Small-subunit ribosomal RNA from an uncultured Rickettsiales bacterium, 1497 nucleotides, folded computationally. The RNAcentral record of the sequence draws on SILVA. Rfam family: Bacterial small subunit ribosomal RNA. Gene Ontology terms of the family: ribosome and structural constituent of ribosome.

[in-house]
């Protein structure tokens, strides 16, 4: 630090994911020890049961018991127990300390600041503590009650309680004045002296309390400022609300309350409403801003079952007080009572989860207390938890025969692996055993016999867990076979899975390893640092203009921003940074930095700011001039179109690709004349004008607005920009009244069509026009907000203005365009009219669907706008270019591709393959072009793979072992069997060595397993080989150039060719595979050769023939040479390349033909030519035999043969090839046979010898018929081959004589020795050719040309295609699953408004009942003053009656999303086949169609 996913590849946008850190976690597999720390995140859910707050006898009173001890016989008495223990009464604490986070969005919290305050214990300090009283609880006796807890009488004590005295220049109130008035208290315990008989009692001194008053700490309360979450689909809150004035009330200021005035107070810089939430120091994450986050530890805040209340106190509306109300829970004698663990333990319950009913007051610290001392679940320990951090082991050295297992193997080996084991050594933890701290400055020690230490045995007791396809470090087997299963993203799995499951090696971590699941990080992915808006999401339709944001030059003052300096807080913890201490470290633990920050005080004055003081370059007036379809009324005009009338006129008009509806003899189109209405305004017209945008177009009048230009006279920054607000706005549409020619949504009706709710025709209605009004939306686009200033040039147009040399001129303004620097961009492209450079406002964007949605809200007559989510689904959606393919785009070229021509096929019958079909079996394959007389150059048995039956099992074939034999092989018969075979027999033959041993090799048989054998699977695992594009003119490569890249560029242009043949251009230059040559045939010529081929010259012979001598000329033959290059000459052409034409040649432009087939394509074809991986049979899926079968047969179809005739048939005569091929063979001449054939065999292993034509040709006949065409079919006789002809061959003769009269749609072949048309001949093979493969005879038409139609190829051009048009793709029905809108209603939960009730309390008022202290009185009694009741005011809970938010359900019911192979069509992507799309209106199974208006995307 980045990395994977979109494409056939490329960059760009853009989201999804992944590597990193952390965690109060949790789950799974796994676990040896230790130290720090941490441990209900859930139900503020219930809570059994123990603990958790007390303490003082030096405040008071009164005061046991048990036990012991002495005494008595005992009962009981005394002492002790002891002023102890339990209670009471009084003072302190029970406001701390612990817990919890429910509530709370500001009566909180962080900061920093303030004035009108209180403050128990504690400090200082200053006066005092005096003199009287009346109760009361405990107890005592009676009593009520189930308890809880009382009541009555009586008796008492205080630091309880109450008078009274004194009190300052303190305090409180008052007053001109320190003037008047006011208000206190409590005692106790030591030690000493001293009186007394004692009980006590005085004094001193000291302590310790009380009072009052000051000042201080300490803490508390109270007010300001400023920061502190989401939601505008919450926009208006508010009546004690804001301010006054009084009086009240608090410790204290205020509407804190309360009368009366007064109308104010908050709010877009978010008031109210909602919904979330304890704050905060810190903490996680980050380079850093920031982002989450608020366990533990600290600080503040708030709560104690739920709600409401004061009491007491210094301090609580009080967690372990109280009173009311409520819900639970327990008690109970039903009458009434207790109760709150959100204290520590511990139970239940939720839940993925979270300890022990421990121990101790040693320490720390707190409450009481004069102390000793009590009390303390606070706290210090312990116990449980791999929950997290840190640490430490599990051994360590040697140790190759690289043991043995186990994997994997190319069968060699290779790895686990120095890893073991073996040798040698150590003892950290753990274990046993001894000693043993510090924590305590004297006493005191849970922890604890604990850390720590020393001793001893013995490798002894101690390693998993995850991952191995890329991202990411690690790869092989086997088992699976889209199943099982994996998956964080991409994705793997359909028989060779490094992805699944096992194993084996292996890679990371390690007492842990892994998932999940949250947070920050990468993510600059909300961007302050730090993004953007033409086309990827993204510029509001435009303009006015409020708030607000920013603002020209200049003086001089402020000093609020800004900057610097000091000072204050920024609590400790915590991070950081340097030291110490625990054997290190984590942990503790000192120091010091830091806390980026608030305030105050001082200082600067540049820049912003405000206030002032000018100035003119922005801005606006002003005066002159100047273009325009801006605008708004009115008025005028021609030409079209329809209509009426009226005339001439006759049969058709109209529409269309074609044709119909349809109008016309009731006179139409056509025309000619009058005339009538309504809309639009031809040419001019123009990337020309003008408007802010919608937008504006005959001609004129009137009002009207804006912009330019010159002039520098005027004002004097007036300026820009634009939330809210307002105004203007095509085309559709809606409401009213008007108009209504043309057009034309619907709607009718004709077409087309499989269908045609379209295109296409014929009508045609709303509308379209006008007037008033409402609508507010368009691709409302330059897809490009608005201002200002900078930043090359050029060239064109519209309107101003200057100057001159008068021009197509030349400067300067102001528009409107094209080209293009620099710079920007993703790339296309922008480019002074920016998409550069840079400022200033304002609007919008943040994945793609769901969604220009749904709810609300507001707007509208509705149509419907605006504003505008969320479930849930995907991993991509998107832009721009690229290289391809494709296009019912284009340009241009070839090709028997069409076209002009021959002959066919497509009917017929047969022959042959195929398909079905049937069958035991009808083996298998090929099977659109590129299968289909294909594999098969030959299925009667054989072959044969199929099928039936009958047989063999180491086999029919091979190699090895073991035994026998060395008598092995061949062959004859006979038996049984369909035959393999089986059981006899019969003849002949007898291998090499040799050590003389069946010793050795071979061989033959018989065993055993280890193999053998498979035409069994897979051609989608493969090699080879082959079909097709295509004999098409193409396909690449170095280098170098452009380009961010894919990629171009070469190889495109102009010419030319059969050709990427060639030639010029030219950022390309070269080069390779292909094309062309080179090889082969055939064509003309030389040479050489001369047999088996030939004979011209001689010469001999024959009825006749190179027959014979002989000859090398001819022709053959088979070798090598020549020949043809566009060489030559005219044209054309660019002077090239080349073409055209010609001589000359046997040949003329690649001469004719053939071999030869670039890179790729088609997962084309073959596992059944052959080879192969892999799986599968192994008494069978292998081997052998006999018989069947591949030859079936209602059908369909390819190829083909023979025909349908007189260019023909028959019949007679008669001529002429070439290639091949022959000894398991052609065979002649000869004979038989009507024939096929047969006898018989000369000759040839071949230029000797055999096989050899046919159309043609000449005469004669048939006469146009299903025939003298035709020849199937079938019947009788035959012939060959062959073991064998039935099923299943060819072939002959006779005799029969079927279809067929030139073939529908629609197709094939062919361009010269070619089609057509005639025979030869080969292979294969006993036998069988209409096929096939060669061969030669005989021998034509045509081609104007390139529009079409297939195919191919270059260039371009669209594109939503890349499995590439068989592509892609939309909607609507129908299923299945999923979330979510309406919905009668039903519920639940907040809120609020209005009334009713009114607990306890507190304050008012009453108080005829009750009343010790004070006061009057002798007394009785009376007053002050109090309670109790009662009652008013407020208010909890609680009724009732509606109001609103939000949630959960809900019959039905809407639309969405989605799911290998449903239904319908085919809307879009190419001109998508009617361009597309926007917006509206209307119509229709759906896409969608029409209309009217806009865009070009």
């Nucleotide at each position: 630090a980045g990395a994977g996913u979109a494409u056939g590849a490329u960059c760009c946008u853009a989201g999804c994911u992944c590597a990193g850190a952390a965690c109060g976690a949790a789950c799974g597999c796994u676990g040896g020890c230790g130290g720090u720390a941490u441990g209900c995140u859930u139900a503020a859910c219930a809570c059994a049961u123990g603990c958790a707050a007390g303490u003082c006898g030096a405040a008071c009173g009164a005061g046991a018991a048990a036990g012991u001890g002495u005494a008595g016989c005992a009962a009981u008495a005394c002492a002790u127990g002891a002023g102890u223990a339990a209670a009471g009464u009084g003072g302190c604490g029970g406001a701390c300390g612990g817990g919890u986070g429910a509530g709370u969005a500001a009566u909180a919290u962080a900061u920093a600041g303030g004035a009108a305050u209180c403050u128990a214990c504690c400090c200082a300090g200053u006066a005092g503590u005096a003199c009287g009283g009346a109760a009361u609880a405990a107890g005592c006796a009676c009593u009520g009650g189930a308890a809880a807890c009382g009541g009555u009488g009586u008796c008492u004590a205080a630091u309880a309680c109450c008078a009274u005295a004194u009190a300052c220049u303190a305090c409180c109130g008052u007053u001109u004045a320190u003037u008047c008035g006011g208000g206190a208290a409590a005692g106790g315990g030591u030690u000493a002296a001293u009186c007394g008989c004692a009980a006590g009692g005085u004094u001193a001194a000291c302590u310790u309390g009380c009072u009052a008053c000051u000042g201080g700490a300490c803490g508390a309360g109270c007010c300001u400022a400023u920061a502190u979450c989401u939601g505008a689909u919450u926009a208006g809150c508010u009546a004690g609300u804001u301010g006054g004035u009084g009086a009240g009330g608090u410790a204290a200021a205020g509407g804190c309350c309360c009368a009366c005035c007064a109308a104010g107070g908050c709010g877009a810089u978010g008031a109210u409403c909602a919904g979330u939430a304890g704050c905060u120091g810190g903490u996680c994450u980050g380079a850093g801003a920031g982002g989450g986050u608020g366990a533990u530890c600290a600080g503040c805040c708030a709560c104690a079952u739920u709600g409401g209340g004061a009491c007491u106190g210094c301090g609580a509306c009080a967690c372990g007080g109280c009173c009311c109300a409520a819900a639970c829970u327990c008690c109970u004698a039903c009458g009434g009572g207790a109760g709150g663990c959100a204290g520590c333990a511990g139970u239940g319950g939720g839940g993925a989860a979270u300890a022990u009913u421990g121990g101790a007051c040693a320490a720390u610290g707190g409450a009481c207390g004069a102390a000793a001392g009590u009390c303390u679940g606070a706290u210090c320990c312990a116990g449980c938890a791999a929950u997290a951090c840190c640490g430490c082991g599990u051994g360590a050295a040697u140790g190759a025969u690289g043991a043995a297992g186990g994997c994997c193997c190319u069968a060699g080996g290779g790895u686990u692996g120095u890893a073991a084991a073996g040798u040698u050594c150590u003892u950290u933890u753990a274990g046993u055993a001894g000693g043993a701290a510090a924590g305590a400055u004297a006493a005191u020690g849970a922890c604890g016999g604990u850390a720590c230490c020393u001793a001893c045995a013995g490798a002894a007791a101690a390693a998993g867990c995850a991952c191995c396809g890329g991202c990411u470090a690690a790869c092989u087997u086997c088992g699976u076979g889209c199943c099982a299963g994996c998956a964080g993203c991409c994705g793997c799995g359909g028989u060779a899975a490094u992805a699944c499951g096992a194993a084996g090696g292996g890679u990371g971590c390690a007492a842990g390893c892994g998932u999940u699941g949250u947070u920050c990080g990468g993510a600059a992915u909300u961007a302050c640092u730090g993004g953007g808006c033409g086309u990827a999401a993204a510029g509001c339709g435009u303009g006015u203009g409020u708030a607000g944001g920013c603002g020209g030059u200049u003086u001089g003052a402020u000093a609020a921003g800004u900057u610097g300096a000091a000072c204050a807080u920024u609590a400790a913890a915590g991070c950081c940074c340097g030291g110490g201490g625990c054997u290190c470290a984590a942990c503790c633990u000192c120091g010091g930095u830091u806390c980026u920050a608030u305030g105050u005080u001082c200082a600067a004055a540049a820049c912003u700011a405000u206030c002032u003081u000018a100035c003119u370059a922005g801005a606006a007036u002003g005066u002159g001039a100047u273009a325009g379809g801006c605008g708004a009324u009115g008025g005028c005009g021609g030409a079209a179109c329809u209509c009426u009338u009226a005339g001439u006129g006759u049969a058709g008009g109209g529409g269309u690709a074609g044709a119909a509806u349809c109008c016309g003899u009731a006179g139409a189109u056509a025309u000619u004349a009058a005339g009538a209405a309504g809309a639009a305004c031809a040419c001019c017209g123009g990337u020309g004008g003008u408007g802010a945008a919608g937008a504006c177009g005959g001609c004129u009048a009137u009002c009207u607005u804006g912009g330019u230009c010159a002039c520098a006279a005027u004002u004097g920054a007036c300026g820009c920009u634009a939330a809210a607000a307002c105004a203007c706005g095509a085309a559709g549409g809606c409401g009213u009244g008007g108009g209504g020619a043309g057009c034309a949504a619907a709607c009718a009706g004709g077409a087309u069509u499989a269908g045609a709710u379209a295109c296409c025709c014929u009508g045609g209605u709303a509308g379209u026009c006008c007037a008033c009004g409402c609508a507010g939306u368009a691709a409302a686009c330059u897809a490009u907000g608005a201002g200002u200033a900078c930043u090359a040039a050029g060239u064109g147009u519209c309107u101003g203005g200057a100057u001159u040399u008068u021009a197509u001129a030349u400067c300067u303004g102001g528009g409107u365009g094209c080209u293009a620097a620099a710079g920007c961009u993703a790339a296309c492209g922008c480019g002074u009219u920016a998409a550069g450079u840079a400022c200033u406002c304002c609007g919008c964007c943040u994945g793609a669907g769901g969604a220009c949605u749904a709810c609300g809200a507001c707007c509208g007559c509705a149509a419907g706008g605006u504003u505008a989510a969320a479930a849930c689904u995907c991993a991509a959606a998107g832009g721009a270019a690229u290289u391809g393919a494709c296009g019912g785009g284009g340009a241009c070229c070839c090709g028997c591709a069409c076209a002009a021509g021959c002959a066919g096929u497509g009917g017929a019958a047969c022959a042959c393959g195929u398909g079905g079909u049937u069958u035991a079996a009808u083996u298998c394959g090929a099977u659109a072009g590129u299968c289909c007389a294909c594999g098969a150059a030959a299925a009667a048995c054989c072959u044969u793979a199929c099928c039936a039956a009958c047989u063999c099992u180491u086999g029919a074939c091979a190699u090895c072992c073991c035994g026998a034999u060395u008598u092995u092989g061949a062959u004859u018969u006979u038996c049984a069997g369909a035959g393999a075979u089986g059981a006899a027999u019969u003849u002949c033959u007898u291998c090499a060595g040799u050590u003389c041993g069946g010793c050795u090799g071979g061989a033959u048989c018989g065993g055993u397993g280890a193999c053998a054998g498979g035409u069994g699977a897979u051609g989608c695992a493969u090699g080879g080989c082959c079909g097709u594009c295509g004999u098409c003119a193409g396909c690449u490569c170095g280098u170098g150039c452009c380009g961010u890249g894919a990629g171009g560029u070469g190889u495109u242009a102009g010419g030319u060719u059969a050709a990427g043949u060639c030639c010029u251009u030219u950022a390309a230059c070269g080069a390779g595979c292909g094309c062309a040559a080179c090889c082969c045939c055939c064509g003309c010529c030389c040479u050489u050769a001369u047999u088996u081929g030939c004979c011209a010259u001689c010469g001999g012979g024959u009825u006749a023939u190179g027959c014979c001598g002989g000859g090398a000329a001819c022709u053959a033959u088979a070798a090598g040479g020549g020949g043809a290059c566009u060489g030559u000459u005219g044209g054309u052409g660019a002077u090239a390349a080349a073409c055209c034409a010609a001589a000359g040649g046997a040949a003329g432009a690649u001469g004719g033909g053939g071999a030869u087939g670039a890179u790729g394509u088609c997962a084309g074809g073959u596992c059944a030519u052959c080879a192969c991986g892999u799986c599968c049979c192994u008494u069978a899926u292998g081997a052998g035999u006999u018989g069947g079968g591949c030859u079936a047969c209602a059908c369909a179809u390819a190829u083909g043969u023979u025909a349908c005739a007189a260019u023909g048939g028959g019949a007679a005569c008669u001529a002429c090839a070439a290639a091949a091929a022959g000894u398991c063979g052609c065979a002649a001449u000869g004979g038989a046979g009507u024939g096929a054939u047969c006898c018989g065999g000369a000759g040839c292993c071949a230029a000797c010898c055999u096989u050899u034509a046919a159309a043609a040709g000449u005469u004669c006949u048939c006469u146009c018929a299903g025939u003298u065409c035709g020849g199937a079919u079938u019947g009788c006789a035959g012939g060959c081959u062959g073991c064998a002809a039935c099923u299943c061959g060819c072939c002959u003769g006779c005799a029969u004589g079927a279809a067929g009269u030139u073939g529908g749609a629609a197709u094939u072949g062919c361009u010269a020795g070619u089609a057509a048309u005639c025979g030869u001949a080969g292979a294969u093979c006993a036998g069988c050719a209409c096929g096939c493969u060669a061969c030669g005879g005989u021998g034509a038409a045509u081609a104007c040309g390139u529009u079409c139609u297939c195919g191919g190829g270059u260039c371009u051009u669209g594109u939503a295609c890349a499995c590439a048009c068989c592509g892609c793709c939309c909607g609507u029905c129908a299923a299945g699953c999923c979330a979510u809108g309406g919905a009668a209603g039903u519920u639940u939960u907040c809120u609020u408004u209005g009334c009713c009730c009114g607990a306890a309390u507190u304050a008012g008022a009453u108080g005829a009942g009750c009343u010790a202290a004070c006061c009057c009185g002798c007394a009785a009694g009376g007053g002050a003053g109090g309670c109790a009741g009662u009652u008013u005011a407020a208010c909890a809970c609680g009724g009732u009656a509606g109001g609103g938010g939000a949630g959960a359900u809900g019959a039905c019911u809407g639309g969405g999303g989605u799911u290998a192979a449903g239904u319908c069509g085919u809307a879009a992507c190419a001109a998508g086949g009617u361009a597309g799309c926007c917006g509206u209106a209307g119509g229709g199974g759906a896409a969608c169609c029409u209309g009217c208006g806009g865009c070009u995307g």